[in-house]
RNA sequence: CGUGCGCUCCGGGGCUCGGUGAAAGUCCGAACCGGCGGUACAGCCCGCGACCCGUCAACGACCUCGUUGGCGGCUGACUCGGUGAGAUUCCGGGGCCGACGGUGAAAGUCCGGAUGGGAGGCGCGCACG
Numbered sequence: 001c002g003u004g005c006g007c008u009c010c011g012g013g014g015c016u017c018g019g020u021g022a023a024a025g026u027c028c029g030a031a032c033c034g035g036c037g038g039u040a041c042a043g044c045c046c047g048c049g050a051c052c053c054g055u056c057a058a059c060g061a062c063c064u065c066g067u068u069g070g071c072g073g074c075u076g077a078c079u080c081g082g083u084g085a086g087a088u089u090c091c092g093g094g095g096c097c098g099a100c101g102g103u104g105a106a107a108g109u110c111c112g113g114a115u116g117g118g119a120g121g122c123g124c125g126c127a128c129g
Base pairs, nucleotide, nucleotide: 001129002128003127004126005125006124007123009121010120017029018028019027031109032108033098034097035048036047037046038045043096044095052073053072054071055070056069057068058067059066060065078094079093080092081091082090100112101111102110
């Protein structure tokens, strides 16, 4: 230094202003935000995670419900110009996207599940090379 295993800790941001209205941080105008790994530096290239659905097992309830774990599924969005060996990643222009439940009125930004889970990251230990 690499690989494997174990452990600790860490591990998601955002509505300022104006309009309408009985009521909007939800609508309209404008604003603001961008998890993790890979790769020429990435919300929109490839892959992963969260949410949701199905299924199996264990446990708890005892009436089809809950918790945990495994497996499977689902899952949004980009172009033009420039530089360069190389960039949908940089620079310049113009665009686009954003789970579920709740709500006096429709939510990426408010509240909730969540003091949760989590891709993974720093570090430490052991083993092997």
Molecule: FMN riboswitch aptamer (RFN element)
Organism: Solihabitans fulvus